[in-house]
RNA sequence: GCCGCGAUAGCUCAGUUGGAAGAGCGCCGCCUUGGUAAGGCGGAGGUCUCGGGUUCGACUCCCGAUCGUGGCU
Numbered sequence: 001g002c003c004g005c006g007a008u009a010g011c012u013c014a015g016u017u018g019g020a021a022g023a024g025c026g027c028c029g030c031c032u033u034g035g036u037a038a039g040g041c042g043g044a045g046g047u048c049u050c051g052g053g054u055u056c057g058a059c060u061c062c063c064g065a066u067c068g069u070g071g072c073u
Base pairs, nucleotide, nucleotide: 001072002071003070004069005068006067007066010025011024012023013022019056027043028042029041030040031039049065050064051063052062053061
């Protein structure tokens, strides 16, 4: 330098026929216990990497950028 893949909650990751976001773990509260742990119930937490474009509507499609990762030279 060229090509591919990835970027979504604190962490690990889902989420395609475009209709507006979820799980597990973690965190907070309550229940249960003599008290923990475990278990049960509920809750908070997101500019979906960034900037444009298309569209009535974009995590999703198009262009560019940044970062990470793999391959080739």